[in-house]
RNA sequence: CUAAUUCUUCGGGGCAAGGUGAAAUUCCUUACCGGCGGUGAGCGGGAAACUGCAAGUCCGUGACCCGGUGGGACGAAUGCGGGCAUAGGCCACUAUGUUUUGCGCGUCUCAACGGUGGAGCUGGUGAAAUUCCAGGACCGACAGUUACAGUCUGGAUGGGAGAAGAAUUCA
Numbered sequence: 001c002u003a004a005u006u007c008u009u010c011g012g013g014g015c016a017a018g019g020u021g022a023a024a025u026u027c028c029u030u031a032c033c034g035g036c037g038g039u040g041a042g043c044g045g046g047a048a049a050c051u052g053c054a055a056g057u058c059c060g061u062g063a064c065c066c067g068g069u070g071g072g073a074c075g076a077a078u079g080c081g082g083g084c085a086u087a088g089g090c091c092a093c094u095a096u097g098u099u100u101u102g103c104g105c106g107u108c109u110c111a112a113c114g115g116u117g118g119a120g121c122u123g124g125u126g127a128a129a130u131u132c133c134a135g136g137a138c139c140g141a142c143a144g145u146u147a148c149a150g151u152c153u154g155g156a157u158g159g160g161a162g163a164a165g166a167a168u169u170c171a
Stems, first nucleotide, its partner, number of pairs: 003169008017029003031151002033140002035061004042053004056138002065115003069111007077101001079103002081100008121135004142154003
């Protein structure tokens, strides 16, 4: 230095001012915010090797939601199967009752995977820019709410892309 395993810590920001109204941080004027990795011609540090920051709209990706599959927990009572009892029987079984969670069913949960999932143009510079500079745009899960939410409340003291560090082992 590389790889594997294990562990620890960290890991999301934002309605100020006003209007209408019975009621709005939800509507209107206006304000504010931009997860993680990559790319990146910009801006820095250093004598150098090297190194810090740099895209909400590009390429990926996470949370929310959906799907089937697999594992686990719990539950119901009869759809299938099994046990038992009673009755019938042509001795193959049949019917009724009862019991059982093996299959199936329902609820919850875990895992890997798949799906869904918003938005960038114009001009400038230049060899090269959807990234730099300028202008003017656009976007933002679900549930809740005295009135429609990127910004309030909630699931969430959760999950998480990933980041940093430590130990062990291998080369």